[in-house]
RNA sequence: AGAGUUUGAUCCUGGCUCAGGACGAACGCUGGCGGCGUGCUUAAGACAUGCAAGUCGUACGCGAAAGUUAGCAAUAACGAGUAGAGUGGCGCACGGGUGAGUAAUAUUUAGGUAACGUCCCUUCCUGCUGUGGAUAACCAGGCGAAAGCUUGGCUAAUACAGAAUGGUCCCUUCGAAACCACGGUUUUGACGGGUAAAGCCGUAAGGCGCGGGAAGACCGACCUAAAUCCCAUUAGCUAGUUGGUAGGGUAACGGCCUACCAAGGCUACGAUGGGUAGCUGGUCUGAGAGGAUGAUCAGCCACACUGGAACUGGAACACGGUCCAGACUCCUACGGGAGGCAGCAGUUAGGAAUUUUGCGCAAUGGCCGAAAGGCUGACGCAGCAACGCCGCGUGGGGGAUGAAGGCUUUCGGGUCGUAAACCCCUUUUAGACGUGAAGAAACAAAUGACGGUAACGUCAGAAAAAGCACCGGCUAACUCUGUGCCAGCAGCCGCGGUAAUACAGAGGGUGCAAGCGUUAUUCGGAAUCACUGGGCGUAAAGAGUUCGUAGGCGGUUUGUUAAGUCGAAUGUGAAAGCCCUGGGCUCAAUCCAGGAAGUGCAUUCGAUACUGGCAAGCUGGAGUGCAGGAGAGGAAGGCGGAAUUCCAGGUGUAGAGGUGAAAUUCGUAGAUAUCUGGAGGAACAACAGAGGCGAAGGCGGCCUUCUGGACUGUCACUGACGCUGAGGAACGAAAGCGUGGGGAGCAAACAGGAUUAGAUACCCUGGUAGUCCACGCUGUAAACGAUGGGUACUAGAUGUCUGGGGCUCUUACCCCCUAGGUGUCGCAGCUAACGCAUUAAGUACCCCGCCUGGGAAGUACGGUCGCAAGAUUAAAACUCAAAGGAAUUGACGGGGGCCCGCACAAGCGGUGGAGUAUGUGGUUCAAUUCGACGCAACGCGAAAAACCUUACCCAGGCUUGACAUACCACGCUACCCUAUGAAAGUAGGGGUUCCCGAAAGGGACGUGGAUACAGGUGCUGCAUGGCUGUCGUCAGCUCGUGUCGUGAGAUGUUGGGUUAAGUCCCGCAACGAGCGCAACCCCUGUGAUUAGUUGCCACCAUUUAGUUGGGCACUCUAGUCAGACCGCUAGCCGAUAAGGCAGAGGAAGGUGGGGAUGACGUCAAGUCCGCAUGGCUUUUACGCCUGGGGCCACACACGUAUUACAAUGGCAGAUACAAAACGUCGCGAAGCAGCAAUGCGAAGCUAAUCGGAGAAAGUCUGUCUCAGUUCGGAUAGGAGUCUGCAACUCGACUCCUUGAAGCUGGAAUCGCUAGUAAUCGCGGAUCAGCAUGCCGCGGUGAAUACGUUCCCGGGCCUUGUACACACCGCCCGUCACGCCAUGGAAGUUGGUGUCGCCUAAAAAGGACGAGCUAACCCGCAAGGGAGGCAAUUCUUAACGGCAAUACCGAUGACUGGGGUGAAGUCGUAACAAGGUAACC
Repeated sequence: AGAGUUUGAUCCUGGCUCAGGACGAACGCUGGCGGCGUGCUUAAGACAUGCAAGUCGUACGCGAAAGUUAGCAAUAACGAGUAGAGUGGCGCACGGGUGAGUAAUAUUUAGGUAACGUCCCUUCCUGCUGUGGAUAACCAGGCGAAAGCUUGGCUAAUACAGAAUGGUCCCUUCGAAACCACGGUUUUGACGGGUAAAGCCGUAAGGCGCGGGAAGACCGACCUAAAUCCCAUUAGCUAGUUGGUAGGGUAACGGCCUACCAAGGCUACGAUGGGUAGCUGGUCUGAGAGGAUGAUCAGCCACACUGGAACUGGAACACGGUCCAGACUCCUACGGGAGGCAGCAGUUAGGAAUUUUGCGCAAUGGCCGAAAGGCUGACGCAGCAACGCCGCGUGGGGGAUGAAGGCUUUCGGGUCGUAAACCCCUUUUAGACGUGAAGAAACAAAUGACGGUAACGUCAGAAAAAGCACCGGCUAACUCUGUGCCAGCAGCCGCGGUAAUACAGAGGGUGCAAGCGUUAUUCGGAAUCACUGGGCGUAAAGAGUUCGUAGGCGGUUUGUUAAGUCGAAUGUGAAAGCCCUGGGCUCAAUCCAGGAAGUGCAUUCGAUACUGGCAAGCUGGAGUGCAGGAGAGGAAGGCGGAAUUCCAGGUGUAGAGGUGAAAUUCGUAGAUAUCUGGAGGAACAACAGAGGCGAAGGCGGCCUUCUGGACUGUCACUGACGCUGAGGAACGAAAGCGUGGGGAGCAAACAGGAUUAGAUACCCUGGUAGUCCACGCUGUAAACGAUGGGUACUAGAUGUCUGGGGCUCUUACCCCCUAGGUGUCGCAGCUAACGCAUUAAGUACCCCGCCUGGGAAGUACGGUCGCAAGAUUAAAACUCAAAGGAAUUGACGGGGGCCCGCACAAGCGGUGGAGUAUGUGGUUCAAUUCGACGCAACGCGAAAAACCUUACCCAGGCUUGACAUACCACGCUACCCUAUGAAAGUAGGGGUUCCCGAAAGGGACGUGGAUACAGGUGCUGCAUGGCUGUCGUCAGCUCGUGUCGUGAGAUGUUGGGUUAAGUCCCGCAACGAGCGCAACCCCUGUGAUUAGUUGCCACCAUUUAGUUGGGCACUCUAGUCAGACCGCUAGCCGAUAAGGCAGAGGAAGGUGGGGAUGACGUCAAGUCCGCAUGGCUUUUACGCCUGGGGCCACACACGUAUUACAAUGGCAGAUACAAAACGUCGCGAAGCAGCAAUGCGAAGCUAAUCGGAGAAAGUCUGUCUCAGUUCGGAUAGGAGUCUGCAACUCGACUCCUUGAAGCUGGAAUCGCUAGUAAUCGCGGAUCAGCAUGCCGCGGUGAAUACGUUCCCGGGCCUUGUACACACCGCCCGUCACGCCAUGGAAGUUGGUGUCGCCUAAAAAGGACGAGCUAACCCGCAAGGGAGGCAAUUCUUAACGGCAAUACCGAUGACUGGGGUGAAGUCGUAACAAGGUAACC
C1' cells in the first nucleotide's frame, strides 16, 4: 500500500466482499511447563449456610461458671473483677459491591461563594465553679408459642438538667475609618441582652480527656460558564410558571416554601416531548483528523428487595440502622412475628458463557483503645480456567543400500527423505534427593499466610511432551481415488450434470504453533457523509420561477478600539496509562524511578497587518433624474376579413364520403357539387426569421386606453444604499374541480364499421364532457439548456436583433468602432467520455438547494394543504450483487445509402396430382442393424443386402480364442476318406512333408498346454486426431512499425472514382507486409513446328472396302512453341489517372469458355460403423464360428427420381452423323439356331490395329386422327433365358396374354443466361448376376433479361439498440401455486406517561392538648406554673382506587399491495422507425 466482483471487451460511477488490528469473549479439534494478569457482558432474578464492624474496664454500675486448692462439712480462697450483658463514648456516612435510574439536581474543564459547614488532626488564647433528679443493667411479678412486651423496686457515670462565671462568641440599636464589584466587606467603638464545661489514670511528676474562642488543614455544600447521543413523522412549552415585596426555612444563597403584587420566562443557535445511555482519565483502531468504546485500575455520581419518610449525627434521608406501605420467602401454638448477598465464598434460574462455601491478618491500610491488643472476605496469598500477554521445551551432530512402507508414474522413475533405522552427544522443562532465602519496618527480642515456595546443588535417561487450519482466484500451498447439479462446499466471485487442483478420502505441500480455526462485535481499508478530503448537463443529485425576512458574505480612505487573530508569562490539565531515558525480576510480559507529553481551559501583559465594532469621508458597486428608439411584455374595451359548420333559397342528378381495401354513414323526403343570403362560435394564413418580449409558465389579425421591464446616450445627483436567501409570499402549461354562461370546429368516454386468432387498440363514421368566457380552486409536467443566483478574470472567427459613434460635402449604402441581447464554429483549460468552451461544464470568491447502491417507494403510517382528484413532507421490514453513465467492437432492425448473385423480374422446362423405382419418417416385427434431421438429413454413408457382405434376430457350437507377440511339449503336417450333423463342428481312418544346414539343430506350418493377453461395428464426435459439409470462389481476414485515444480500440481497410475482385488509380497519419483475389496448372478454341503407326488420303495407281502400293500435304494424334496485353486509335467519357464506351486488326477482346484451386473463421455442424485414439465398459461373452431368417415387412406421410398423360406424337419400314471410356479369370467378331432373352461357335485383340458397337433424337416414306386411343404402360397369368452352391422369402432379362391410374396436375415450390436450358442416345465405376441411381461423353439445340421497387442470400459505408448464448435476442403486466416480511382492520390485550377526583399509612409542620408528667420556678405543704408527652384534629403526603386522555407494543376474522421461487397460463407493452416513435 491494496485486491475480487457489473461488460464480449473498456473507462467511469457505485455498492457488496476480502486481506490488518483488537476482545472480560463463546464454540470445535488439540493440549508439556512456567511467570504476570483477567474471569456473570445475560435475570438491579431469587437466595440455603458461614463469614464481611466493631472496640473501649484509663467513662460507669453490675458480674458468673467449669475447674483447682484448703476443709469432715458448711464454706472459703484461687479462677476473677475474668467471661458476659447493660449505661456511656467513638466508629458504623470509610472500606467493599453494582450501573437499575439519570440527557442534567450527573460528568468534564475553568471559575465563584463578599452566601456556607467541617467530628477526628495541628497551632494559639482562655476556662473546667457549684448543685440536682433520674434510668438501664440487676431483683421480684405479669403477658406471650416466639419475637418480645409490661408492672413494681434498687443503682452509677465523661448519661441527663438547672444555677454561677465569661470573651475578640451570638443578637438588637447607634456609630467611625479603609476598601469597594455600590450589593457590601474588613478593622473598630458604645449601651443592652444571651450562651460553657467532666472527669479518668498515676504515690507524684505528669498524661489522657472536657468547654468557649481564633486560625490552619482535610472533607463537604451551593452557584456560574462552556462542552456532553439520536428523532422535527416531537413546534410550540410553562401558573410556583418568570420577576418583585414580606415572612418562613436552611450551615448557607435561592420560588427552597408561603402570602400578596406584576405578567412574565424558554424556544428554529431546537424549547417541550419521545428513545437510548452512568460520566471521565482512559481503551481499541487510524498516517492523522476522526470513529467505536467506557471490563479490569483510578476520579466523580447514583443505587442498596420496590415506593415513601424522617431520626441520630460534624456529615446520611444511611448496603449488613429506624418507621410505613407493597410484592416475595420463611417461622407460627393462627393470636402474631422474621428477612433483604448490586460485601466474600457458595446455591439456583437465565444463558453461548464467567472460578474455591480455601489460608492469613505476616505485610499495606482502616476502626476502637493510653496501651497491650481486638476486629477487618479491605488487603496479602493460594486454588480453578490456554481466557489473554510473555518466556521455554518437545532434542543436537553425523547418517544413502536414497531401506521397508505409503502415494504416484510416461513403468524409466519420482516423492515422503537425512526423514527413519544406526553411531556419537546434551539434559532446559517435567521427575527424584539434598541445601534453602529475601519479603521484617519498629525495639534487644518475638512475629511469614504464601511455603519447605523461588533459587542453588546432585542423580537417571532422548528419555515423558504437536497440533490445528488451509492448498480455484483474491491468498502462501497439487496430485490420485470416490461421487456424478447427487452428496456436499461457499467470505465474494462461484464449484458439482463421468476425466472436479473448489465436494469426500488419501499422499504431498503451505501457514501458524501449545495452540489453531470458526462465530459475534468494533476500528481500518471506506476519499463509501469527504474539517483534513467528494459531488450535482447525461451516472444519485439545481427547488418550476421570482420577490423577500432572519442569517451568511460584502467596494474604498483615514482615525480609534482591541472582540476575533497572533505572541509571551502564570495557574491548571490528579495518579495510573501512552511515549522517552534509566533501573530491576536470567530475558520478556509484568514491575520501579525520572522526564516529556497532555494539541485544552482560565488569568495577566503585549502586538494591530487582516476580520469585526465605533466615527468621519470617497465614487468605481447600486440607485435617481434627463433625452431617445425597439418589442407577439401585461390588462381592458372595440373592430375586421378568410375558412369550417349550420339554416333558408336557387341550379342540378345519382351518387357522395371514406380507406391499404372496405364498411358503418349521408343521399331520389334530392345528398355531394355550385350560386345567393343569413346565423354562430373559435382561431388569426401570407408577413414569419434557431427574429423579438417576458422571472418562469408563456406571448402572434387591427385600433384605442391603462401599465411593467430591459437597453442606448449624456451630464448632474445620492453615497455602499450591495449579493444571496432557511422559513414565508406571489406567479405558475395542460388536464381536472365548483358556480354561471357559451358551444362552430376538434374531441377523452361511448356507439357503430373495419382489421385481427382475439382487437375493450392503431384506421374509418359518428359523438358527450372538455376545449372558449367570467369568478374561484388545484399547484403539478421530460415546468429541460435535464446546467441555481451574483461578481471578476481568461485567444478568436462568423451570422443575426436593437441602439450609439466615426468615415463619406450632405443623405443613403459599403466599411470601421462601440453597448446590450440572441445563435454557430473554435484555442487554452476542464471532463469518465460525450462534450462545454466570454451566454463555460474554464479560473476563483460569496450565498442557497440537493445527493450517498438497486428494488421495495416517491410507497406505508403520521402531519399540513385541498370540495374532490390529489399534492407535499417521507420511512422500514424484506430482497439482490449488482443497478447505472459514456464510449468500443460485433450482431441485429418490418433504419438509410451504394453494390452483387438465376435473388426477383423476363422466359424455358419441371416438382406438388397418376403409376412405378428409391430413400426417410411412422407402424409392425424375434430382428426389421447403425448413423445422417432446415438450407448444409431423406437415389445420403451404400461405386451394387439372394448366401457372403452383416454390424441385427433365432438356433447350434468354441473359450489363450478367427487374428498378434512371448514360453513349453509333440511332429501324427498339408492332403484324402468314413460316420454323424443343417453346417460349424465332433469322432475315427488313411497318409506321411517342405526350407536352411555336413550334423546337431533352427525355421515355416499344425496340434496340445499354461499365462501374460488377444478381441469388441460396445459407450462417449460434448474428451480427440484426421477428413468432410456449410456460409462461399463471398471479397474479405489480419500483422509490423508509426500516429490518435486514459482505455476497449481506431487509423491503415475509410473517402472520390473503378473493378468480377481490399482489382486498380487518386487523395489521405499513415508507410509497408502477409493469408485470400488475380496469375502461375489442366482441358478447350487459332496457328506454327516436330513426328507419321494402328491414324489420314490431295496427287499417282489399285480395291466391294484407305483394301493395297505410295505419300504425310490435309484431318487426327501428342510433344514443344506462338497468340490477347486495354497492346493500337491525334476517337469519345473520365481528373492528364485507373478505367469505361466504341472501333480497327484478329481464330479469339476486355478474367475468351470450363475445371482444379476454398483466406481468418462460424455452426460443441458430421463422422469413435473407413482409419487412428484418451477414458469408461465387456472377458465360457458385448468376443469367435456356423445354418436359417432379417436389413426387401406396410392402414399411412414426406423427399428425390423415372415413365406418362400423346399428333412438335405413337407405330412400321428405309437411311445419315458422334464423343469418351472399357476389355485376357476379359471383350468376344463372322456364321448357325431361336419370335426373343439367349445358345452353339470360335476368328481377332494385352488394343489409334481386334471387340462390345447397332449411336439415338434426326431425315425420308407410310399409317393412326383426338379416343383412355395403335396414348400409357402398372398389375397379373403363362412360358422361358442367364448368372450363381442356391433366384421361395428376394435377381435381371425375353416372349405371349392382361392393359390399372393417368387427358398436363390446388396451395406452394425447383432448375436454368449459351453450346446453357430442353431433348436424344452412348460409356464407365461397383459388379458372378442385378442401375429409373451416380460419374462421365457427345448429338440436336432455344427463349428471355425492361430493370433492381419487391422476396431470399451476401458485401461495404452509415444510423439506432435496454441484444453479446448476439432477434430463434431481450423483456413487461395480469392470473394460478408455494414461501417471506409488511400496511389497513370490527376489536382484544399489555406497557409508559399526564390530568382530575377518592381513600390516606408512616413522617413533618400547625392547632388543640380536659389525660399523663422526675429535674427549673413559686409554695411550709398540698398544690400550682413553665416545659414536655399521649390522644384528637388540619395541611402536605407514598402505595392504592375510580374516571379520562396521550403515546408505544403485541395480537386479530378479513383485506391491500410488495418481494421471491426450475421448466405454469394469457397476451406482446418496451428495446430497431420494436412494426401506432418513445417518454412526462